[in-house]
RNA sequence: GGGCGUGUAGCUCAGCUGGGAGAGCGCCUCGUUCGCAACGAGGAGGUCGUCGGUUCAAUCCCGAUCACGUCCA
Numbered sequence: 001g002g003g004c005g006u007g008u009a010g011c012u013c014a015g016c017u018g019g020g021a022g023a024g025c026g027c028c029u030c031g032u033u034c035g036c037a038a039c040g041a042g043g044a045g046g047u048c049g050u051c052g053g054u055u056c057a058a059u060c061c062c063g064a065u066c067a068c069g070u071c072c073a
Stems, first nucleotide, its partner, number of pairs: 001072007010025004019056001027043005049065005
């Protein structure tokens, strides 16, 4: 330098063919307990890597770009 893959909540990851952004763990509050743990209920937390394009509408499609991984040279 070229090919491919990944990038979504604090962490690990889903999101199938464009229309509601989610799960588990963690965090906070409440309940149960003499107390803790465990368990139950509720809650906060996201410019979906960045920029641009297509579209009535983009995590999703297209282009560029950045980071990481991998292969080739």
A computed fold for a 73-nucleotide RNA from an Elusimicrobiota bacterium, annotated as transfer RNA. Taxonomically the source falls in Elusimicrobiota (Bacteria, Pseudomonadati). Its mean pLDDT, the model's own confidence on a scale to 100, is 82. Rfam family: tRNA. Gene Ontology term of the family: triplet codon-amino acid adaptor activity. It is annotated as a transfer RNA. Rfam's curators write: Transfer RNA (tRNA) molecules are approximately 80 nucleotides in length.